Molecule: Lysine riboswitch aptamer
Organism: Alteribacter natronophilus
């Protein structure tokens, strides 16, 4: 100087990403509870336990009356696979088992560089908001091409790739 790997180690992207913790909107006049009143045998997806002819379950009406998990806005704090959705297992709560579901904690390149703004499906109470797709520019980054310029480079030009990326500085193995 070349060549090979998810070597280290430090960095950019900007309406970046996350957690926390206040506030507030919705979840909601909902869940539930007590009171009246109707109905009349079952109530819970199974099953035990429980309630229930002393009227249960279920309608209506009064009256009190939430929380979770979701969002957004400030503020601090970690941060640049930051995360973010799918799965997977596993602890927890929903009375105990099965099922389902709600949270948490590992795991896992399966997707997706990144906000935004249409559209559609999907999760979800949700028109909020998340994920994919797809369309639209926009941005950071690489390659090619085109313009400029001796050069280094620049471009508000064009195409195309993906975070297993890109920059920088470095170790290892191999070759010359």
């Nucleotide at each position: 100087g070349g060549g090979u790997g998810g070597g280290g180690u430090a960095g950019a992207g900007g309406c970046g990403c996350g957690a926390a913790g206040c506030u507030u909107a919705a979840a909601a006049g909902u869940a539930u509870g007590c009171a009246u009143u109707u109905c009349g045998a079952g109530g819970c997806g199974g099953u035990c336990a429980c309630c229930u002819u002393u009227g249960a379950c279920g309608g209506a009406u009064g009256c009190a009356g939430a929380a979770a998990g979701g969002a957004a806005u400030c503020u601090u704090c970690g941060c640049c696979g930051a995360a973010g959705c799918a799965g997977g297992c596993a602890g927890u709560c929903c009375g105990g088992c099965c099922g389902g579901g709600g949270c948490u904690g590992c795991c896992c390149g399966g997707c997706u560089g990144g906000g935004g703004c249409u559209g559609u499906a999907u999760c979800u109470a949700a028109c909020a908001g998340g994920u994919a797709c797809a369309g639209c520019a926009c941005u950071g980054u690489c390659a090619c091409u085109c313009g400029g310029g001796a050069a280094a480079c620049c471009g508000c030009a064009g195409u195309g790739g993906a975070g297993a990326a890109c920059u920088a500085c470095u170790g290892a193995c191999u070759c010359u």